Description:
A computed fold for a 73-nucleotide RNA from Lapidilactobacillus mulanensis, annotated as transfer RNA.

RNA sequence: GGGUGGCUAGCUCAGCUGGCAGAGCAACGGACUCUUAAUCCGUGGGUCCAGGGUUCGAUCCCCUGGCCACCCA
Numbered sequence: 001g002g003g004u005g006g007c008u009a010g011c012u013c014a015g016c017u018g019g020c021a022g023a024g025c026a027a028c029g030g031a032c033u034c035u036u037a038a039u040c041c042g043u044g045g046g047u048c049c050a051g052g053g054u055u056c057g058a059u060c061c062c063c064u065g066g067c068c069a070c071c072c073a
Base pairs, nucleotide, nucleotide: 001072002071003070004069005068006067007066010025011024012023013022019056027043028042029041030040031039049065050064051063052062053061
């Protein structure tokens, strides 16, 4: 320098053909009793990497840029 994949909640990751953004863990509140804890119930938590374009509508499609990983040179 070129190519491929990825970037979504605090962490790890889903998200179908473009049509209301989700799960587990963590956090917080409660119940319980076996009490630094476990189990059960509930609650909150999002600039979907950034900017632009297409569209009635974009996490999803297109363009440019950034960052990470891998491959080639």
Notes:
The organism belongs to Lapidilactobacillus, within Bacteria. Rfam family: tRNA. It is annotated as a transfer RNA. About the family: Transfer RNA (tRNA) molecules are approximately 80 nucleotides in length. The prediction has a mean pLDDT of 81.